c-di-AMP riboswitch aptamer (ydaO/yuaA leader) from Geodermatophilus ruber, 156 nucleotides, folded computationally. The coordinates come from a structure-prediction model, not an experiment, and the mean pLDDT is 75. The source organism's lineage runs through Bacteria, Bacillati, Actinomycetota, Geodermatophilaceae and Geodermatophilus. The sequence was found by an Rfam model in a public genome assembly.
RNA sequence: CGUCGGACACCGCCGAACUGGGCGUCGGCCCUCUGCCGACGCCGGACCGGGGACCCACCGCAGCACUGGGGUGAAGCGCAGCCUUUUUCAGGCUGCGCCGGGCGACCUCCCCGCCCGAACCCGUCAGCUAACUCGGUAGGCGGACGGAAGGAACAG
Numbered sequence: 001c002g003u004c005g006g007a008c009a010c011c012g013c014c015g016a017a018c019u020g021g022g023c024g025u026c027g028g029c030c031c032u033c034u035g036c037c038g039a040c041g042c043c044g045g046a047c048c049g050g051g052g053a054c055c056c057a058c059c060g061c062a063g064c065a066c067u068g069g070g071g072u073g074a075a076g077c078g079c080a081g082c083c084u085u086u087u088u089c090a091g092g093c094u095g096c097g098c099c100g101g102g103c104g105a106c107c108u109c110c111c112c113g114c115c116c117g118a119a120c121c122c123g124u125c126a127g128c129u130a131a132c133u134c135g136g137u138a139g140g141c142g143g144a145c146g147g148a149a150g151g152a153a154c155a156g
Stems, first nucleotide, its partner, number of pairs: 010143005018045001021043009046137006056127001068125001069122004076098009099117006106151003110147002
């Protein structure tokens, strides 16, 4: 000096999942008063999601095949090949295209670069939806300092 791994602090990222207020209980600190800190419980704020009217949408007829339907989320669609399967269907993997999403450290647009396209839930049931109503506030990561225009803020 470089590489790999770990820990702490600080800062930052995905996501609604927080710079969090009040009350009560318990514990600690404090000589006392007063107050402070922490944990737990409850109720609010803020943010997010579901259900839920009028109106609108859907709802008509005929044929074929298959199949329940729906929600959170960016996490979808199509084509080709291979595999599983008795065949079809369906599923899985790979590649390509379209499309969707995130990051590059104030914000926005453009360019460029690097990534993601999962998982889970409801249970035969739900379009939108005011009032109303029911829930959630988890989890997982990183060590950045690309270009340019405009704006904001700060400093002077």